[in-house]
RNA sequence: UUCUUAUCCAGAAAGGCAGAGGGAUCAGGCCCUGUGAAGCCUUAGCAACCAUUCCGCAAGGAAAAGGUGCUAAUUCCUGCCCCUUAAACGGGGGAAGAUGAGAA
Numbered sequence: 001u002u003c004u005u006a007u008c009c010a011g012a013a014a015g016g017c018a019g020a021g022g023g024a025u026c027a028g029g030c031c032c033u034g035u036g037a038a039g040c041c042u043u044a045g046c047a048a049c050c051a052u053u054c055c056g057c058a059a060g061g062a063a064a065a066g067g068u069g070c071u072a073a074u075u076c077c078u079g080c081c082c083c084u085u086a087a088a089c090g091g092g093g094g095a096a097g098a099u100g101a102g103a104a
Stems, first nucleotide, its partner, number of pairs: 001104008013043005021032003026079004044071003049067002052063004075096001080093004
């Protein structure tokens, strides 16, 4: 990098360095940001995918010292299709993306 598969309306921030952007990409919208963006570091936390331990016949449940991940807003919302509607609102699915596990 590609493929397969599961999940994505829950949850969890302080400090230091830094100094203008950021919310994946494109477009539209809406937000965050000098009361300090991105990035990096430290510490803390959340969660429970993998591993581990425990309970259980099993399904499943619990724990949280390991490997990841994550800690504004539903993956911030929409984009394509279907349903609903006078229109909107709304609902379902998809695409794309993110993360884990497995494979090439």

Model confidence (mean pLDDT): 87 of 100.
The RNA shown here (SAM riboswitch aptamer (S box leader)) has 104 nucleotides and comes from a Calditrichota bacterium.
Lineage of the source: Bacteria > Pseudomonadati > Calditrichota.